[in-house]
RNA sequence: UUUUAUUAUUGCCAAACUUGGUGUGAACUAAGGACGGAAAACUACAGACCUUGAUGAUGUUGUUAAGGUGGCUGAGUUGCAUAG
Numbered sequence: 001u002u003u004u005a006u007u008a009u010u011g012c013c014a015a016a017c018u019u020g021g022u023g024u025g026a027a028c029u030a031a032g033g034a035c036g037g038a039a040a041a042c043u044a045c046a047g048a049c050c051u052u053g054a055u056g057a058u059g060u061u062g063u064u065a066a067g068g069u070g071g072c073u074g075a076g077u078u079g080c081a082u083a084g
Base pairs, nucleotide, nucleotide: 003084004083005082006081012037013036017032018031019030020029021028022027035071041077042076043075045074046073047072048069049068050067051066052065053064054063055062056061057060
């Protein structure tokens, strides 16, 4: 330096929920909180799911446009410890 596996050890992140703020909404953000995570770090490219508008069909579904989710999956980029 590269690669494989593993450890939640020193450390790191932070689900649900609560409060404040933003948004039509999905959701995001700050604080508290801790379910979990060996990339739970970053990226909406592909799939999947969710929201809003328009338009068909009819009582929840198709098409289309614009958004959201990276802790849904894949993929790409970067990185730490131990051992081989």
Predicted 3D model of an 84-nucleotide RNA (c-di-GMP-I riboswitch aptamer) from Methylophaga sp. The source organism's lineage runs through Bacteria, Pseudomonadota, Gammaproteobacteria, Thiotrichales and Methylophaga.